[in-house]
RNA sequence: AACGAAAAGGGCAAACCUGUCGAAAGACGGGGACGCAAAGCCACCGAUCUAAGGGAGGACUCCUACGAUGGCGGGGCUGCCGGAU
Numbered sequence: 001a002a003c004g005a006a007a008a009g010g011g012c013a014a015a016c017c018u019g020u021c022g023a024a025a026g027a028c029g030g031g032g033a034c035g036c037a038a039a040g041c042c043a044c045c046g047a048u049c050u051a052a053g054g055g056a057g058g059a060c061u062c063c064u065a066c067g068a069u070g071g072c073g074g075g076g077c078u079g080c081c082g083g084a085u
Stems, first nucleotide, its partner, number of pairs: 003082002011036002016031006034071001040077003044074003047069003053064005
């Protein structure tokens, strides 16, 4: 350095409930644990979600990210421990 233990010390926190913000997706706080060896950080590429605003048809539908997801994949940066290989 790679690697990831029936190890040690720990860490994070899904769904759900609740308060706040938001048009929504979703985010943040509290409770709560499905899981995670980077489930730490970063929207560069892909993917997915929403469509306020904008656009097109007509009274509703469709398109669109400058919005969102890092616990979807890739990539970048950083990090605890050290048995086996």
Background
c-di-GMP-I-GGC riboswitch aptamer from a Gammaproteobacteria bacterium, 85 nucleotides, folded computationally. Model confidence (mean pLDDT): 89 of 100. Of the family's consensus pairs, 91% are formed in the model. It was read from a public genome assembly, where an Rfam model found it. NCBI's taxonomy places the organism under Bacteria, Pseudomonadati, Pseudomonadota, Gammaproteobacteria.